[in-house]
RNA sequence: GCUGAUAAAGGCAAACCCGGCGAAAGCCGGGGACGCAAAGCCACCGGCCUAAAAGAAAUCAUGGCAGCGGGGCUCCCGGCA
Numbered sequence: 001g002c003u004g005a006u007a008a009a010g011g012c013a014a015a016c017c018c019g020g021c022g023a024a025a026g027c028c029g030g031g032g033a034c035g036c037a038a039a040g041c042c043a044c045c046g047g048c049c050u051a052a053a054a055g056a057a058a059u060c061a062u063g064g065c066a067g068c069g070g071g072g073c074u075c076c077c078g079g080c081a
Stems, first nucleotide, its partner, number of pairs: 001080004011036002016031006034067001040073003044070003047065003054059001
């Protein structure tokens, strides 16, 4: 550097429940495991979600989702070079 899970040592944690924050999407903590070889981190690109404020209305991101895809950075173990 490439590659791999039917390994080993481990790791993370969906749905749901409880408490909290938020207008919401969603997030934090605890419980809990659907799954994950980067389900570690990053909102750069695409996509998706919400729409408080704004607006006559249609709408709308400056708010989110990294467990939607791409990309960037870092990384345990095995195999090959």